RNA sequence: UUGACAGACUGUUCCAUCGUUUCCGCCUAUGGCGGAGAAGGAAAGUCGGGACAGCACAGGGCGCCUUACUUCCUAACGGGAAGGGUUCCGCCUCAGGCGGGAUACAGCAAGUGCCACAGAAAAUAACCGUCCGCCUCAGGCGGAUAAGGGUGAAAACGUGAGGUAAGAGCUCACGCAAUAUGGUGGUAACAUCAUAUUGGGGUAAACCUUAGGGGCUGCAAGAUCAAAUAUACCGGCAUUUCCGCUACGGCGGAAUAAGGGCUGCCCGUCUGAUGCCGGAGGGUAGAUUGCUAAAGUUGCAUGGUGACAUGUAACGCAGAUAAAUGAUGGAAUCCAUCCGCCUUAGGCGGAGAGGAACAGAAUCCCGCUUAUAGGUCUGUCGAAUCC
Repeated sequence: UUGACAGACUGUUCCAUCGUUUCCGCCUAUGGCGGAGAAGGAAAGUCGGGACAGCACAGGGCGCCUUACUUCCUAACGGGAAGGGUUCCGCCUCAGGCGGGAUACAGCAAGUGCCACAGAAAAUAACCGUCCGCCUCAGGCGGAUAAGGGUGAAAACGUGAGGUAAGAGCUCACGCAAUAUGGUGGUAACAUCAUAUUGGGGUAAACCUUAGGGGCUGCAAGAUCAAAUAUACCGGCAUUUCCGCUACGGCGGAAUAAGGGCUGCCCGUCUGAUGCCGGAGGGUAGAUUGCUAAAGUUGCAUGGUGACAUGUAACGCAGAUAAAUGAUGGAAUCCAUCCGCCUUAGGCGGAGAGGAACAGAAUCCCGCUUAUAGGUCUGUCGAAUCC
């Protein structure tokens, strides 16, 4: 310098004319004038977390859903930062160190399952082989064996020595792995050392167990005003008790049944005595609000490895409702491509009538995932050139 991969940021700008729309001010006021503004990094997906509103004064259990190494950040999250374990790649001074990537990373020593095919056997092992004995002896039968070979993703811990009929942790030495206890370091996950015990595994995005979290519905949530009528029809439940006042007509209150709400179920709780629940049908459906000052943005300082936190200053940046945020012209910026020069890859200059992606708010915010022309930066792995 360049290629591939991974990640982060950015992702068009200005002027003029006309147009749409929000707010503020003024006026000759159903319009006009002036000023300040007007789509995103993902506005997409609707996968997560909340703010907020209602149920409602709102609790417990089960079910169901979800998370899972440690510490920290955050309003919270299945998110983020840093570290640890495992694993993969590369380099080096090579049982150690350095750099980068991945990680759905609690538990198989609670239980139940599953590991096809091949293979003797996937854990109640014997096909070949080895050893011993016998026989009708180039073969057969019986017994022993799991060191060697085969099968397989995986086959009873590894190496060496002794021992044995041949062998086997059978015995010993040194290792490996797991678990437990203790020492040292660390906030911790863990690392390391020593001792002891054990020696077939894998699988929980298998059922399951353990620990933590979760009430439901969602701006089409809600609130206010206006308007309108069918006090009709069908089905279900029910019309109980007590207290006070009384002008004896009744009025007021409390409890409570059926029913209904919270909630998928149970407990519980609320409502509930001429009402309640449901069905079919009819009428009205306009306006205001929720609605944009936000867990907001930016600068500086301090603290922190960092994500971020604290303080301070400035700004305050769409609010539509069939849904506005545009069109035309010019210039600029970037890129493909072409030309010239220089000191190779490349650099500089000029032209550039071609191209400029993905894409469009609807209560709001924080994440995740997906799409993306071009530009900038970082990391890893390669290639080439020069010193």